[in-house]
RNA sequence: GCGAACGUGGCGCAAUGGUUGGCGCACCUGUCUGAUAAGCAGGGGGUUGGUGGUUCGAAUCCACCCGUUCGUA
Numbered sequence: 001g002c003g004a005a006c007g008u009g010g011c012g013c014a015a016u017g018g019u020u021g022g023c024g025c026a027c028c029u030g031u032c033u034g035a036u037a038a039g040c041a042g043g044g045g046g047u048u049g050g051u052g053g054u055u056c057g058a059a060u061c062c063a064c065c066c067g068u069u070c071g072u073a
Stems, first nucleotide, its partner, number of pairs: 001072007010025004018056001027043005049065005
C1' cells in the first nucleotide's frame, strides 16, 4: 500500500430497523457480622467513535473520516 473484521457505562459482552439500549463483573448505599469477606436489598453511571445521508423511525442500513486488531507483499 491492498483486503477484512470491529468500535455500545470503568471492564467484558448483548440488543441484526420499531414499545423504555439490557446482562455479568467492578463502584456507591443499606442489611447481616465483634470486624472483614460472602450472601441479600437498592442505587448511580451510555447523548452507542465523529460527520453526513436513507427511512415515518437508525446502536442496527449507506458514504466519508478517526482509531484498534488480523491477513498479505

Transfer RNA from an Acidimicrobiia bacterium, 73 nucleotides, folded computationally. Model confidence (mean pLDDT): 81 of 100. It matches the Rfam family "tRNA". Gene Ontology term of the family: triplet codon-amino acid adaptor activity. The sequence is in RNAcentral, with records from ENA.